């Protein structure tokens, strides 16, 4: 120090303030928050002095998870809905970025001005409240064992 097996732990944030109302953290003004891996000229280090090596930096660039759905299965109900299990070799939905600037190069830096956010629930519509969920899980890291 690789890459494989097996255990184990951890793995998500935000309604403050004010209108209208019978009622609203759901609507209007103003706030507020960004998951996991890459990328990366920014910041920080670290010697072997090289544009070498770490280490950390994008919600909206590439992918990826949770969720909706399709599909099979079980169960209950009877033609249609309801729990429950399983599948991604089912990618259907799966969100949302311009402008200047600087440059060899930047949708990443730097200034501006945008934009987006699963499903159920609800005295009123939801990224902020409740609920599946003391669940799953991108992936992170530790321990341990053979190999080489």
């Nucleotide at each position: 120090c690789g890459g494989c097996a097996c255990u184990c732990u951890c793995a998500g944030g935000g309604c403050g303030g004010g209108g209208c109302g019978a009622a609203a953290c759901u609507c209007c003004c103003c706030a507020c928050c960004g998951g996991c891996g890459g990328u990366a000229a920014c910041g920080g280090g670290g010697c072997c002095a090289g544009c070498c090596c770490c280490c950390g930096a994008a919600g909206c660039c590439c992918g990826c998870g949770a969720g909706c759905g399709g599909c099979c299965c079980c169960g209950g109900u009877u033609c249609u809905c309801c729990g429950g299990g399983g599948u991604g070799u089912c990618a259907g939905c799966a969100g949302a970025c311009c402008c200047g600037g600087u440059g060899c190069a930047a949708u990443u830096c730097c200034g501006g001005g945008g934009c987006c956010g699963a499903c159920g629930g609800u005295c009123a519509u939801a990224g902020u409240c409740c609920g599946g969920a003391u669940g799953g899980a991108a992936g992170a890291g530790a321990g341990c064992g053979a190999c080489a």

Predicted 3D model of a 148-nucleotide RNA (FMN riboswitch aptamer (RFN element)) from Roseovarius nubinhibens. The source organism's lineage runs through Bacteria, Pseudomonadati, Alphaproteobacteria, Roseobacteraceae and Roseovarius. RNAcentral records the identical sequence in 2 taxa. Of the family's consensus pairs, 100% are formed in the model. Its mean pLDDT, the model's own confidence on a scale to 100, is 77.